[in-house]
The RNA shown here (c-di-GMP-I riboswitch aptamer) has 86 nucleotides and comes from Sporolactobacillus putidus.

RNA sequence: UUUUCUAAAAGGCAAAGCUGCUGAAAAGCAGCGGCGCAAAGUCACAGAUCUAAAGCGUGAUUCGCUAUGAUGGCUGGACUGCCGUG
Repeated sequence: UUUUCUAAAAGGCAAAGCUGCUGAAAAGCAGCGGCGCAAAGUCACAGAUCUAAAGCGUGAUUCGCUAUGAUGGCUGGACUGCCGUG
């Protein structure tokens, strides 16, 4: 110095729920909150999942298909990264 396991401390993020705003929706943002997280930091590249406004079809106030919308706190991948007892 590196890898694996592990201690302590400092700091970080923030699930559900509630309120407000945005959005067609999924969902997002802000505040409260705190379930959890060592990448729960970044990227929709692959898969997966959610939604279906517009569009297309239709038996037409319906139903079906469809992402160009969304999820990184679903999995993989890429890039970056805090502490250092034993």
It was read from a public genome assembly, where an Rfam model found it.